Bacterial large signal recognition particle RNA from a Chloroflexota bacterium, 262 nucleotides, folded computationally. It was read from a public genome assembly, where an Rfam model found it. Rfam family: Bacterial large signal recognition particle RNA. About the family: The signal recognition particle (SRP) is a universally conserved ribonucleoprotein involved in the co-translational targeting of proteins to membranes.
RNA sequence: UCGUGCUAGGCGGGGAACUAGCGGUGCCCUAUAACUCGCAAUCCGCUAUAGCGAGGCUGAACACCCGUAAUGAGUGUGGAGGAGUGUAUUAAUUGGCAUCGGGCGAUGUUGAUGGGUCGGUCCCGUGCGACAGUACCCGAUGAACCCCGCCAGGGCCGGAAGGCAGCAACGGUAAGUCGGUAGUGCUGGGUGCCACGGGGGUGCCGACGCUGAGUAAGCCAAUGCUAAGCUGUACUCUCUAAAGUGCGAAUACGGGGCACGG
Numbered sequence: 001u002c003g004u005g006c007u008a009g010g011c012g013g014g015g016a017a018c019u020a021g022c023g024g025u026g027c028c029c030u031a032u033a034a035c036u037c038g039c040a041a042u043c044c045g046c047u048a049u050a051g052c053g054a055g056g057c058u059g060a061a062c063a064c065c066c067g068u069a070a071u072g073a074g075u076g077u078g079g080a081g082g083a084g085u086g087u088a089u090u091a092a093u094u095g096g097c098a099u100c101g102g103g104c105g106a107u108g109u110u111g112a113u114g115g116g117u118c119g120g121u122c123c124c125g126u127g128c129g130a131c132a133g134u135a136c137c138c139g140a141u142g143a144a145c146c147c148c149g150c151c152a153g154g155g156c157c158g159g160a161a162g163g164c165a166g167c168a169a170c171g172g173u174a175a176g177u178c179g180g181u182a183g184u185g186c187u188g189g190g191u192g193c194c195a196c197g198g199g200g201g202u203g204c205c206g207a208c209g210c211u212g213a214g215u216a217a218g219c220c221a222a223u224g225c226u227a228a229g230c231u232g233u234a235c236u237c238u239c240u241a242a243a244g245u246g247c248g249a250a251u252a253c254g255g256g257g258c259a260c261g262g
Base pairs, nucleotide, nucleotide: 001262002261003260004259005258006257009058010057011056012030013029014028015027020047021046022045023044024043035055036054037053038052039051064256065255066254067253068252069251074247075246076245077244081240082239083238084237086235087234088233089232093228094227095226096225097224098223099222102220103219104218106215107214114210116208117207118206119205120204121203122199123198124197125196126195127194128192129191131188132187133186134185135184136183137180138179139178140177141176147172148171149170155164156163157162
């Protein structure tokens, strides 16, 4: 230095959690490279040599072990800062209600306010009237026959004279229909600048008279009560999240076991 055969080792790794600790199953991440079967989260198996049992592949180097360098998939921790919600507080400003009667305004000797008297409005009764409806009344119309009168024609009786019943037409009338000025009666009510009598009397309206200076509460202000709460501050909770820090797959370089033979 080359070949052959072995052995160590390897056949994923990492994070959180669990655990005295280690690993596995389970959860999460990772670059498609990550052997098969059995056991296993009310756990399974081990002991710093830290999964156990069985089988298979690979095997001293791209793969294993050690060291160094750079890099950093991802993950834990962390919580400056930011956002939102709620509570409390500060409190600008505004609104509502009530009281009062200071300012402005309004009104008042052409009489405020207060009192008195008499009335009305209100209720009951008796009347009167208007309106509406209706009846009477007037006019018109209105019965083929079962209403009246008068009855042409025609019919019947008679020898004749004449008589009888009687349709239509005509004239009236009944029920009914239509219209109508005045008048009368009856009925009605959201009827009336109505009348008389009685009653009542809180309020409102009117008149007369007495008194003689205030009244009233619209706006502003003041006082009290009450509602909201600009802005800011503090705290709880929720979301997001920087710096820092822990772990960390994968990559590159260097070094590395034994036996036999050439």